[in-house]
Overview: A computed fold for a 96-nucleotide RNA from Clostridium polynesiense, annotated as THF (Tetrahydrofolate) riboswitch aptamer. The prediction has a mean pLDDT of 80.
RNA sequence: GCAGAGUAGGAAAUAUGCGUAAAGUGCCAAGGGAUAGGAGGUUGCCCUUGGACGAAAAAUGGUUUGUCAUUUGCGAUGUAUUUCCGCUGCCGCUGC
Numbered sequence: 001g002c003a004g005a006g007u008a009g010g011a012a013a014u015a016u017g018c019g020u021a022a023a024g025u026g027c028c029a030a031g032g033g034a035u036a037g038g039a040g041g042u043u044g045c046c047c048u049u050g051g052a053c054g055a056a057a058a059a060u061g062g063u064u065u066g067u068c069a070u071u072u073g074c075g076a077u078g079u080a081u082u083u084c085c086g087c088u089g090c091c092g093c094u095g096c
Base pairs, nucleotide, nucleotide: 001096002095003094004093009085010084011083012082013081014080015079016078017077018075019074020073027051028050029049030048031047032046033045037091038090040088041087057072058071059070060069061068062067
């Protein structure tokens, strides 16, 4: 000098849940946290608080008519696994 590895995350599929009797999720503002091997970094990610907005239910059985259970759906839905994609400047690691 050249090449490569490696994260937070993202998408899809599968499995298993949660909610549908409205959480979760997405959006905005403020604060905080983690972020490739090291110490940093945000326009990416996570947590907390507040705010606005948005929804698909249905069947059967029991029954005190409010709900419980099961099933089928639905949800800007959680987790795990697999596959694919995959940071930024400095210093490193591996190979040539």
The sequence is in RNAcentral, with records from MGnify. The model forms 94% of the base pairs in the Rfam consensus. Lineage of the source: Bacteria > Bacillati > Eubacteriales > Clostridiaceae > Clostridium. Its Rfam family is "THF (Tetrahydrofolate) riboswitch aptamer". On this family, see Ames et al., Chem Biol 2010: "A eubacterial riboswitch class that senses the coenzyme tetrahydrofolate".